Model confidence (mean pLDDT): 90 of 100. Predicted 3D model of a 266-nucleotide part of an RNA (large-subunit ribosomal RNA, domain VI) from a Vulcanimicrobiota bacterium. Lineage of the source: Bacteria > Bacillati > Vulcanimicrobiota. Its Rfam family is "Bacterial large subunit ribosomal RNA". The RNAcentral record of the full RNA draws on ENA.
Context: one part of a larger RNA
């Protein structure tokens, strides 16, 4: 661009793509079968292994915007408290997010038409034959069925809703210009994300920041008293500090403008 007017939404599925694995153990039974040795189909449960999909409750990993310890130097005048710098200085943890070695989930069951095979009725060819006519069983394989993507399936489906007889010009094909439902530029922003996109939102407002709150981490702060000659303890005080986590709560920012979009459909 197309899908014969403009839109927002929810679908059908023609096609396509995945996946389709399997051990073992108990039971049926030491049964059927066998002289014994040994040992079932058939049916039922259980519980593994690969692979695959989704998740973060547990268990870990990681977590250069979180604590906390400590080395060595520098700076803040001095102590004291801190900060820089030296692989992230080291080191012991660690929230979210991500993740796998962690958790949970699939394969199944069904049908359907066959393979090889087995039949059943049956003539050619008074008998016999599964086959010639007819009509049944039958597989991890083949259509369905499970899971995804799909109307650019041009063969361009279908529902439901919403908006519309608008000015100027025409060579009458058509151009132009303001508009509706909508929809974009912007802008606050994400479990979305290379950009587009896609999603939640833009004061009739909790989208992000702040801030209160609470989880949760670190683990016991300065100060300031007390006990020690000091180091250092111990007390106030499960303290103080805190990233993404959960919620409140218009204080800051989403303000204001703009652009596009149809004429009842040849």
């Nucleotide at each position: 661009c197309g899908u014969a007017g403009g839109a927002a939404g929810u679908u059908u599925g023609a096609g396509a793509a995945g996946a389709u694995c399997u051990g073992u153990c108990c039971u049926u039974a030491g049964u059927a079968c066998g002289a014994g040795a040994g040992g079932a189909c058939c049916g039922g449960g259980a519980u593994g292994g690969a692979c695959a999909g989704a998740c973060c409750u547990c268990u870990g990993g990681u977590g250069a915007a979180c604590c906390a310890g400590u080395u060595g130097u520098c700076a803040u005048g001095c102590c004291a408290g801190u900060g820089g710098c030296a692989a992230a200085g080291c080191u012991g943890g660690g929230u979210a997010g991500c993740u796998a070695a962690g958790u949970c989930u699939g394969g199944a069951a069904g049908g359907g038409a066959u393979a090889a095979a087995c039949g059943c009725u049956g003539a050619a060819a008074g008998c016999a034959u599964c086959u010639a006519a007819g009509c049944g069983u039958g597989a991890a394989g083949c259509c369905c069925a499970c899971u995804u993507c799909a109307a650019g399936a041009u063969g361009a489906g279908a529902c439901u809703u919403c908006c519309c007889u608008c000015c100027c010009u025409u060579u009458c094909g058509a151009g132009g210009g303001g508009u509706a439902a909508g929809a974009g530029u912007c802008c606050u922003g994400g479990a979305a994300g290379a950009c587009g996109a896609c999603c939640a939102g833009g004061u009739u407002g909790a989208u992000a920041g702040g801030c209160c709150g609470g989880g949760u981490g670190u683990g016991g702060a300065a100060g300031c008293g007390c006990a020690g000659u000091a180091a250092u303890g111990c007390g106030u005080g499960c303290a103080g500090c805190g990233a993404a986590c959960c919620g409140g709560u218009a204080c800051u920012a989403a303000u204001a403008a703009c652009u596009c979009g149809a004429g009842c459909g040849a």